The RNA shown here (small-subunit ribosomal RNA) has 1481 nucleotides and comes from an uncultured prokaryote. The prediction has a mean pLDDT of 83.
């Protein structure tokens, strides 16, 4: 010091969360020791038991207990026991008396207060014990407790009688430097007053004891200490608490108090407090300090110290120096206990302890040894204060659990790419060493110095000093020594990022984790376990709370155009701030000095415990307050003055500024009349509506209300809202010029007052048009809408209310300063222009997250006001104020989420825009969809109908050939290892061949036959074991291959530049192209993958080469044929070349390029075709071609066999074939290809058969032999019909292949002769050698279900105006709330569950106040009878008052039938409101 989290990515705003420190803590796991601290935060809840305040015999009367002594008696063990008497002595129960008990100890209920803190004051006071000083202590008296006796009562306790003492009590005497009063003189003071002195008068004291030293008593003064009172300043939250107060504020007088004072009372006056927050409500002991923080601050107030308050709750006084009293009293109340029922007792918030509450907090311990306290002359007694010990890892600090060596890097474990390696890991084993600690034994403190006593000394009893004796709870503790042996001692959390630390297995959106983001749906570094690692360590984690980080309430140190946030506008009181000069003052300010700021704490230094924590000493600090002395710049006060701020005056100008009146024309509607006839009107299209009773249209006249075309604008005016025909009256403002007047008169403004669009409300008018509501017509699935026809309120006027708007420039007002350009409104002047005041645009600097702002600031400064602090809940609820109402203003919380949001970027998308392309549409040709059949798919069926492919991009697809095989499927029968290979072991001599039986076969069972050898073995199969095998799953774990967008023109990079950044630029723009093709321009310059070209086929020519091809010319030969000799001319074959490049010409154009029926050319503008498929998309397809990770099966999910199935069939769809006929069918005759195949083959030719084919026979391993055309042409016939069309289906007979044609082959012949007469909605292909049409070949293959696929040639068209529309695509731009990207996002009602909240008839509490009633104890007051010599008391009574009762209100809390909205919740319902022009912005 920061980090994570909103997004596809970015910057910002903004919240949430984390890392740090701390704790009186608690919980989980774990635990060796010691030191020092700490330990009911909750129920100020209730308490059993014990202890916590006594002491003094040197105050007193005394003698209950103990001891001693004396005397008497009795017993006998003759020095003991028992008993009686004596206060004689030590002592002492109870009692009188003195002092103490008001300290010490506890707790934090109450208290928002002079309670506390700080600083002052008391001329308004007090203080026992202590110190100093002065004086005094005389005389007398009567009681009373105790003791004794009697009595009442269960007890507590009480009553009566007799007797007695005091340092108890009373009276009298004496007395002042005491108190009071008066007079005089005097000091001080603002004053009331007061100091000192003198005089006079009045009042008030005392106690004894004694060891004779003294102690104690009374009065007065002073000191010290403690206390009381008063005052300034400081001291929590709420305004949804705004008024409060009757002894209240003051005065006079009196009373009361230690003392001032409404403290109390009588009278008089009417004040006092409050927006600088009174009153009320809530919460709370305050401070020193503690925690945190860089600090400022924030939080807190345990332990220790100071102050306060309290002692079961409330009230009251007594005693006393001191209390309204924790372990005192009285009364009332609640509670508990005892009781003989009549009455009594009690108060742990002292120390232990108990119960209860709670997450949670200790022993019913020891000692007065030390320190301190009470009493005492003292010894001493008492002391749960204190000192110690016990329990608890609660915290802080320290120590230890060993150290060194040791590599075969052992073994186990774990992991891996697994003959092996890595890791655990020098870790262990093993060797050597040490002994803190633990254990055992032994020694053993300091804390103790006093008092007393003894001895001695300082001058002499007294006081002091020295020496000695005595005294230790802790404790046989700390500490020390010896022995022993690595021996007695390590855990917890974490390991996805933040955040240090990684792998395997299990699990499979399950179980679970989680502080935030988020993990888990079969390969989880995030769950659980393990191995390993990281962090800390006798602890480690979790939870809770506080500060920090958070500059996230911002004084230091934030903001408000769009993120939350400027009030709708103005006027203006209080408040805040305020121009130039001079003088004065000293409140603020600054400096010096003094006092205070307790100690402890913190900090620094030093010191003591072995160190540290801890403790001690010294210093510093204590930022504050008070007083005092000075300074005078600034702010403030006072005085004087100035003109520039502000205002006034004079002149001129400007404008839709306001209010009231008058006038005007156009349009519209209505009415009347006229002309005129069938429609008008309205819409996307219609209908409702109006109209033959005459509409609409046209003309004339009349009436009404509202608004003011053109001018008109980027204009003007106004504080804002707002303001528009013309004109009159009244009112206000601004600007310019002059520089005449005043002289800071100013700015801002909480509360307040005024104005304030539209809609709305009230009363009265008015009402043409428009037009919520409403009605009707359409649209629609619906249409309570959009559209249409009507239409009420309203819109208009007057008066009154409301007081809100996206009241917006989403930008508060005022002042000053900071480059320019340009346009415009008003004025002035010295008029190309300058200047003043406005209104706009573009830009510099600067600012800003960016967009943007930019002299009209969102820049730089100053002053004042308003407002904000995550989203939702919510501008809601409650309360209050205003309003006739509607509603407005003010304005929360519970709960819930981890985001919500701003600006900009890249994409994608749009029922946004622009440009362009494609058989995309259009123009054409031919099809599909109807029929029959073939084939594939779905569905259904089945034992099985194996599996896959499913919009485009599945469906004559994988399959380029299912009768068996294939085959993966089904039923059945078998095998346990079939095939291949290797190793090991075993037995065998075979293998093979032949054969028998069973069987559907596989297979099972059996018989016969048979090796070589150098005797080591070889060879061979068999058996067993190990390796196998799987078309089982996952194409969403994968490779490879493929489809599609798409042969679309795109996709990127380097460097540079630019932007905070994501990104942009390049790749955009203007042209052009089939093309990101090329050119031009250009902060870009280049490059890559794509395009094109390079490759193949084809079209022309040349050269070379001529066999199996060819044959023009020459020759030979035949019935005929390149048949033969020859030939290379031609065709052809197959190799190499040439050729085409917009090269030439004309036009257009800067160029690229385009145009031309141009030339030339076989071919002309990529000539035609093919191969070739960028970055990527679809988790597209394929685990069944193959390969492969993981999972699964192993006498089976493997494998063999025969049979069946994949060929089923009500149906639906796709792709095809054949047709429906005359551009045709049939018959006969005749002609022309290319490409390909062939030895288990193709087969010439001959013979037979109607034919499929069969029987012979020949050539060919192929430019040699062979398989081979049809449409077409010619001739004939058919004559429009279900036909001489069409051929399905079925019957019969055959042929061929094959082990085998039943399920289930093809072909042939004869016979049979179905549907079908051109196919609805819709839909497909094709732009030239194409479509259409015709046949041929081949792969697979025994054969073939081939009408399929792949090739080949023959014949050979029509049309394209054009790009509006449909589909798909490309580029640019725009909007976006989308980014899984429109198959997106998302809103509201309803239904379901859960949660908190509001209202509510009521019900139940709580605290406070008020009125009335009653009124204990008690102080004070009154008082004749009674008691007392008296003082006084009793009794009675008055005032006040706690508690109680009662009444009506207010406040607050809980609960409630019912009810309201809100929030949350993978897959509910209805629509589709918003985001694109979101389909009505």
């Nucleotide at each position: 010091a920061g980090a994570g989290u909103u997004u596809g990515a970015u910057c910002c705003u903004g919240g949430c969360u984390c890392a740090g420190g701390a704790u009186g803590a608690a919980c989980g796991c774990u635990a060796g020791c010691g030191g020092c601290a700490g330990g009911c935060u909750u129920a100020a809840c209730a308490c059993a038991u014990g202890c916590a305040a006594g002491u003094c015999g040197a105050g007193g009367g005394g003698u209950a207990a103990c001891a001693g002594g004396a005397g008497g008696a009795a017993g006998c063990u003759u020095g003991c026991u028992u008993u009686c008497u004596c206060g004689c002595u030590g002592a002492c129960g109870a009692c009188c008396g003195g002092c103490g008990a008001a300290c010490g100890g506890g707790u934090g209920c109450g208290u928002a207060a002079c309670g506390c803190g700080u600083a002052u004051g008391c001329a308004a006071c007090u203080u026992a014990c202590c110190c100093u000083u002065a004086a005094c202590a005389a005389a007398a008296g009567g009681a009373u407790a105790g003791c004794c006796c009697c009595g009442a009562g269960a007890a507590a306790u009480c009553g009566g009688g007799a007797u007695u003492a005091a340092u108890a009590c009373u009276u009298u005497a004496u007395a002042a430097u005491a108190u009071c009063a008066a007079a005089c003189u005097u000091u001080c003071g603002c004053a009331u007053g007061u100091u000192a002195g003198u005089u006079u008068g009045a009042u008030u004291a005392a106690a004894g004891c004694u060891c004779c030293g003294g102690c104690g008593g009374u009065u007065a003064a002073g000191g010290a200490u403690g206390g009381g009172c008063a005052u300034g300043c400081g001291u929590c939250u709420g305004a949804u608490u705004a008024g409060u107060u009757a002894g209240u504020u003051g005065g006079u007088g009196a009373g009361g108090u230690a003392a001032c004072g409404g403290c109390u009372c009588a009278c008089c006056a009417a004040g006092g407090c409050a927006a600088c927050g009174a009153u009320c409500a809530g919460u709370a002991g305050g401070g020193g300090g503690u925690c945190u923080g860089a600090g400022a601050g924030g939080a807190u107030g345990a332990u220790c110290c100071c102050c306060c308050a309290c002692a079961c709750u409330g009230g009251u006084a007594c005693u006393g120096a001191g209390a309204c009293a924790c372990g005192g009293a009285c009364c009332a109340g609640a509670c508990u206990c005892c009781u003989a029922c009549g009455g009594g007792a009690g108060g742990c918030a002292g120390c232990a302890g108990u119960g209860a509450g709670g997450a949670a907090u200790a022993u019913u311990g020891g000692u007065c040894a030390a320190u301190g306290g009470a009493c005492g002359a003292a010894a001493g007694u008492c002391u749960g204060a204190a000192c110690c010990a016990g329990c608890c890892a609660u915290g802080c600090c320290g120590c230890g659990u060993g150290c060194a060596g040791g590599a075969a890097g052992a073994a186990u474990g774990c992991c891996c790419u697994a003959u092996g390696g890595g890791u655990u890991g020098u870790a262990a084993a093993c060797u050597g060493c040490u002994u803190u600690u633990a254990u055992a034994c032994a020694g053993g403190a300091a804390g103790a110095a006093a008092c007393u006593c003894c001895g001695g000394g300082a001058c002499g009893u007294g006081u002091c000093c020295c020496g000695g004796c005595c005294u230790g709870a802790c404790g046989g503790u700390a500490c020390u020594g010896u022995a022993c042996g690595a021996a007695u001692a390590a855990g917890c959390a974490c390991c996805g990022g933040c955040u240090a630390a990684c792998u395997c297995c299990g699990u499979g959106c399950c179980a679970g984790c989680a502080g935030c983001c988020g993990c888990g749906g079969u390969a989880a570094u995030a769950c659980g376990g393990a191995g390993g690692g990281u962090g800390c360590a006798a602890g480690c984690g979790u939870u809770a709370u506080c500060c920090g980080g958070a500059u996230u309430c911002a004084u230091u140190g934030g903001g408000u155009u769009u993120a939350a946030a400027g009030g709708g506008u103005g006027c203006g009181c209080a408040g805040g701030c305020g121009g130039g000069a001079a003088a004065u003052u000293a409140a603020g300010u600054c400096a010096g000095u003094g006092g205070u700021g307790a100690a402890a704490u913190c900090c620094u230094u030093c010191a003591g415990c072995u160190u540290a924590a801890c403790u001690g000493a010294a210093g510093a600090a204590u930022u504050g307050c008070c007083a005092u002395u000075g300074a005078a710049a600034c702010u403030g006060g006072u005085u004087u003055u100035c003109u520039u701020g502000a205002a006034u005056c004079u002149a001129c100008u400007u404008g839709a500024a306001g209010u009231g009146g008058g006038c005007g024309g156009a349009a519209u509607a209505u009415g009347a009349c006229a002309u005129g006839u069938a429609g008008c009107g309205g819409u996307g299209a219609a209908a409702u509506g109006c109209u033959u009773a005459g509409a609409u249209a046209u003309g004339u006249c009349a009436u009404a209300g509202a608004a003011c075309a053109c001018c008109g604008a980027u204009u003007g005016c106004g504080a804002a809202g707002g303001c528009a025909g013309c004109u009159c009256a009244c009112u206000a403002a601004a600007g310019u010029a002059g520089u005449a007047u005043u002289g800071a008169c100013g700015c801002u403004c909480a509360g307040g007052c005024a104005c304030g669009a539209a809609a709305g409300c009230g009363u009265g008018g008015g009402g043409a048009g428009c037009g919520a509501a409403c009605a009707g017509g359409a649209u629609u699935a619906g249409a309570u809408a959009c559209c249409c026809u009507g239409g009420u309120a309203g819109u208009c006027c007057a008066c009154g209310c409301u007081g809100u708007a996206a009241a917006c420039g989403a930008u508060g007002a005022u002042c000053a300063c900071u480059c320019g350009a340009u346009a415009u409104u008003g004025g002035g002047c010295u008029u190309u222009g300058c200047u003043c005041a406005g209104u706009g645009u573009c830009c510099a600097a600067g600012c800003g997250a960016a967009a943007g702002c930019g002299u009209u600031a969102a820049g730089u400064g100053a002053u004042c006001c308003a407002c904000c602090u995550g989203g939702g809940g919510a501008g809601u609820a409650c309360g209050c104020u205003c309003g006739c109402a509607a509603g407005a203003g003010u304005g929360a919380a519970a709960c819930u989420c981890a985001a919500a949001g701003g600006a900009a970027u890249u994409g994608a998308c749009g029922g946004g825009g622009g440009c362009c392309c494609g058989c995309a549409c259009a123009a054409g040709c031919g099809g599909u969809g109807g029929a029959g059949c073939a084939u594939g798919u779905g569905g259904u069926u089945u034992a099985a109908u194996u599996c896959g492919a499913u919009g485009a991009u599945a469906c004559g697809c994988g399959a380029g050939g299912a009768a068996c095989c294939u085959u993966a499927c089904c039923a059945g029968g078998g095998c346990u290892u079939a095939a291949a290979u290797g190793c090991a072991a075993g037995g065998c001599g075979a293998u093979u061949g032949a054969u028998u039986g069973g069987g559907a076969a596989a297979c099972c069972a059996g018989u016969c036959u048979u090796c070589c050898u150098u005797c080591g073995g070889g060879c061979g199969a068999c058996u067993u074991g190990c390796a196998a095998g799987g078309u089982g799953c996952u194409g969403c774990a994968u490779g490879g291959c493929u489809g599609u967008c798409g042969u679309c023109a795109g996709c990127u990079c380097g460097u540079g530049c630019u932007g905070u950044g994501a990104g942009g630029u390049g790749u955009c723009g203007g042209g052009u192209u089939a093309a990101g093709u090329c050119c031009c321009a250009u902060a870009a310059c280049g490059a890559g993958c794509g395009c094109a070209a390079c490759c193949c086929c084809u079209a022309u020519c040349u050269u070379u080469a001529g066999u199996u091809g060819c044959c023009a010319g020459c020759g030979a030969g035949u019935a005929a044929u390149g048949u033969c000799g020859g030939g290379g001319a031609c065709u052809c074959u197959a190799a190499a070349g040439a050729a085409a490049c917009u090269g030439c010409c004309g036009g257009c154009g800067u160029a690229a390029g385009c145009c031309g029926a141009g030339a030339g050319g076989a071919a002309g503008g990529u000539g035609g075709g093919g191969a070739c498929g960028a970055c990527g998309u679809c988790a597209a397809g394929u685990c069944a071609u193959c390969a492969c990770g993981g999972c699964c099966c192993u006498u089976a999910c493997g494998u063999c066999c025969a049979g069946g199935g994949c060929u089923a069939c009500a149906c639906a769809c796709g792709u095809g074939c054949u047709a429906c006929a005359a551009u045709g069918g049939u018959u006969g005759a005749g002609a022309c290809a290319a490409a390909g195949g062939g030895c288990a083959g193709c087969u010439a030719c001959c013979u037979g058969g109607u034919g499929a084919c069969a029987g012979g026979a020949u050539g060919c391993u192929a430019a040699u032999c062979u398989c081979u055309a049809a449409a077409c042409u010619c001739a004939a016939u058919c004559u429009c019909a279900g036909u001489u069309c069409g051929g399905a289906u079925c019957g019969a007979a055959g042929u061929c292949u094959g082990c085998a044609a039943c399920u289930c082959g093809a072909c042939u012949u004869c016979g049979u002769g179905a549907a079908g007469c051109u196919g609805g909605a819709a839909u497909c292909g094709c732009u030239a050698g194409u479509a259409a049409u015709c046949g041929u070949a081949u792969a697979u293959c025994a054969g073939c279900c081939a009408u399929g696929a792949u090739a080949c040639g023959g014949u050979g068209a029509a049309u394209a105006c054009g790009u509006u529309c449909c589909c798909g695509g490309g580029c640019c731009u725009u909007g976006u709330a989308c980014a899984c990207a429109c198959c997106g996002c998302c809103c509201g009602u309803c239904a379901a569950g859960c949660c908190a909240u509001g209202g509510a008839a009521g019900c139940u509490g709580g605290g406070g106040g008020u009125g009335c009633c009653u009124g204990a104890a008690g102080u004070c007051g009154g008082u004749g009878a009674c008691c007392g010599c008296g003082a006084g008391g009793g009794g009675c009574u008055g005032c006040c008052u706690a508690a109680g009762g009662u009444a009506a209100a207010a406040c607050u809390a809980g609960u409630a039938a019912c009810u309201a909205g809100g929030g949350c919740u993978a897959a509910g319902u209805c629509g589709u409101a918003a985001c694109a022009a979101g389909g009505u912005a």

Rfam family: Bacterial small subunit ribosomal RNA.